Source information
Model confidence (mean pLDDT): 80 of 100. This is a predicted structure of an 86-nucleotide RNA (transfer RNA) from a Polyangiaceae bacterium. Taxonomically the source falls in Polyangiaceae (Bacteria, Pseudomonadati, Myxococcota, Polyangia).
[in-house]
RNA sequence: GCCGAAGUGGCGGAAUGGCAAACGCGGCGGAUUCAAAAUCCGCUGUCCUCACGGGCUUGUGGGUUCGACUCCCACCUUCGGUACCA
Numbered sequence: 001g002c003c004g005a006a007g008u009g010g011c012g013g014a015a016u017g018g019c020a021a022a023c024g025c026g027g028c029g030g031a032u033u034c035a036a037a038a039u040c041c042g043c044u045g046u047c048c049u050c051a052c053g054g055g056c057u058u059g060u061g062g063g064u065u066c067g068a069c070u071c072c073c074a075c076c077u078u079c080g081g082u083a084c085c086a
Stems, first nucleotide, its partner, number of pairs: 001082007010025003018066001026044006045056004059075005
């Protein structure tokens, strides 16, 4: 250089054209306990809001579409394979 795969919250990851973050771990709060562990319940991407609610987010930038994590183009990063090397 060429070919292929991957990139989503704090972590593993789901959804693969139709409500992103399901589920698990971790974290926070609560119940229980003399206290703790274990167990159970609630919350947990981000911003605005007292709240109710609303906006934004799937590596980056474009495109297609009524609608994109998903399809197309370019680029970045990581991993794997491979060619050349006088």
Its Rfam family is "tRNA". It is annotated as a transfer RNA.